[in-house]
This record gives sequence, C1' cells and structure tokens, in this order.
RNA sequence: GGGAACUCUGGAGAAUCUCAUUUCGAUGAGUGCCGAAGGUGCAAGGCGUCAGCCGAAUCUCUCAGGCAAAAGGACAGAGGACGU
Repeated sequence: GGGAACUCUGGAGAAUCUCAUUUCGAUGAGUGCCGAAGGUGCAAGGCGUCAGCCGAAUCUCUCAGGCAAAAGGACAGAGGACGU
C1' cells in the first nucleotide's frame, strides 16, 4: 500500500390514498407514484460457425422491492481477519 465477511457512523426518492377484513400489529384488492437491496436491457470494445454471444453505471425497465415512523437501503468514511 491492497483488502472478503463483519462492526460503527452518515445515507435519497415516492399516497399515514380508497375499499374490505382485522387479533389494531397488519392482511387482501384497486388506483396513483418512487429507484439506491436484488434482478432486466446496452455503448465503446472483444469473440464468432455471421445465427448471434460477451460486455459498465447512481443510465434504463419497474419483475422484485418501496411510498408516516421503525426496518431496509446503493454508496461514502473509519475499523477489519488474512496474504504480499
């Protein structure tokens, strides 16, 4: 100097919408929204048997997830076994 899991800190967006049920925690359905778990798509470029394939993001889609708080949360900072 690098650095997995993990720990601590910070961490955005969007209806506490409507109806029904309820053990009042929530669940189901509907409508409208959000992008920063995860997942889909691809530019340059590369490969190819010329059909296609590989291929990044906070971009894109909104499948999943989410739309009071809590939780979660990409990412950032600090620590970090370990090996060199």